[in-house]
Molecule: Bacterial RNase P class A
Organism: Parvularculaceae bacterium UBA4496
């Protein structure tokens, strides 16, 4: 110095002249006194992703609170952090690279450091899936081969085996002694696997003994099981003010009930300028069933209404204006906590709000990259807020840093 993972910073600056939008002040005009127009001065105006609409909010309505079950849907080692998450951080374990220390002829083995990766609970609840090779792929096995017995002595037949060899991406714990006919956790060490209690840690976990069976492959980003979270719908959400129309129509299921007060009452009765009863009508939330109020149920309240109320499909009105519109879970700075993400004092700034969409055109000068001896000459990436914030993914020419790792040089 070159390459590669990964991580983070910029991503163009300054002047000028004209031009668009906002905003504060001053003058001038106009006026229906709400305002409109027009001048000068000062400020300010498009990102790290403004994208995707994936996720979590604020805010807005729905609309009504509890408690529970089922349904969809999200997460998934521990702690932390934050309004909050599926995100950030710090650590535990599991694998890859790679480096050192011990022991070792040496392969290699165990332990420490760095740096990346992890859709990281559970396969012993079940139910399925592992092509093609291979005897056998999970209640799974004997193709070769190793021992043995027999016989017709052959590429024969029988038994036993699961160390050895093939086949696969994975074949019934690995080394290495003993025992066997030959083998095999058969049995023994020492690893690995399981166990309960000790100890270190908030925890995942992790350590050293002690015991036991020598055992029970993958795949849950395959259904599932477990354990913990969660209404919808969005700024084209709403609100206000103006206008205007058709409380339309038309199918389809459920329903239209009781009591009570009051008023009317053909008839009836009594009695006689009246009173009563009754069948019927009408009213009234007056009390109840009922209905209706966020995916579907109970169940406990509350509201509204208490007769209409869900569901489909046809038509008709308005497509005007004003607010919602930017002071924030906000940026910068210094100081304290904290391993860190942040977290707290404190100081100081205001940094777009357009409304068929402003933030731009030109010129000069610098930077940067590529050519070239030079003059110089081309090119400078992905890409534009639309109600705001934390984030996650995805695009991006160049240039810088900075960590690991290969390689080449040079002390």
């Nucleotide at each position: 110095c070159c390459a590669g993972a990964c991580g983070g910073u910029c991503g163009g600056a300054c002047g000028g002249c004209c031009g668009c939008c906002g905003g504060c002040c001053u003058c001038g005009u106009c006026u229906u006194u709400g305002g409109g127009c027009g001048a000068a001065g000062c400020g300010g105006g498009a990102g790290g992703a403004a994208a995707g609409u994936c996720c979590g909010g604020g805010c807005u309505c729905c609309a009504u609170g509890g408690a529970g079950a089922c349904a969809a849907g999200g997460c998934g080692c521990c702690g932390g952090g934050u309004a909050a998450c599926g995100c950030c951080c710090g650590g535990c374990c599991g694998g890859g690279c790679u480096u050192u220390u011990u022991a070792g002829u040496g392969a290699u083995a165990a332990g420490g450091g760095g740096c990346c990766c992890g859709a990281g609970g559970g396969a012993a609840a079940g139910c399925g899936c592992c092509a093609c090779a291979g005897a056998g792929a999970a209640c799974a096995a004997a193709c070769c081969g190793c021992c043995u017995u027999c016989u017709u002595u052959a590429c024969g037949a029988g038994g036993g085996u699961a160390a050895g060899g093939g086949u696969g991406a994975a074949a019934a714990g690995g080394u290495g002694c003993g025992g066997u006919a030959a083998g095999a956790g058969c049995g023994c060490a020492c690893c690995g696997c399981c166990g309960g209690a000790c100890c270190a840690g908030u925890a995942a976990u992790g350590g050293a003994a002690c015991g036991g069976g020598c055992a029970u492959g993958g795949c849950a980003a395959g259904c599932c099981c477990c354990g913990c979270c969660u209404g919808g719908a969005g700024c084209a959400a709403a609100a206000c003010c103006g206008a205007a129309u058709a409380g339309g129509g038309a199918u389809a299921g459920c329903g239209c009930g009781u009591c009570c007060g009051c008023c009317g009452g053909c008839g009836c009765c009594c009695u006689u300028u009246g009173g009563g009863c009754u069948a019927c009508g009408g009213c009234g939330u007056g009390a109840c069933a009922g209905g209706c109020a966020g995916g579907u149920c109970u169940u406990c309240g509350u509201g509204c209404u208490g007769a209409g109320c869900u569901g489909u499909c046809c038509g008709g009105g308005u497509u005007g204006g004003u607010u919602g519109c930017u002071u924030g879970a906000g940026g910068c700075c210094g100081c304290g906590c904290g391993c860190a993400a942040g977290c707290g004092c404190g100081g100081u700034c205001c940094u777009a709000g357009a409304g068929g969409a402003a933030u731009g055109g030109c010129c000069g000068u610098c930077c940067c990259u590529c050519a070239g001896c030079g003059a110089u000459g081309a090119g400078g990436a992905c890409a534009g807020a639309a109600c705001c914030c934390g984030g996650c993914u995805u695009a991006c020419a160049g240039a810088c840093c900075g960590u690991c790792u290969g390689g080449c040089g040079u002390u």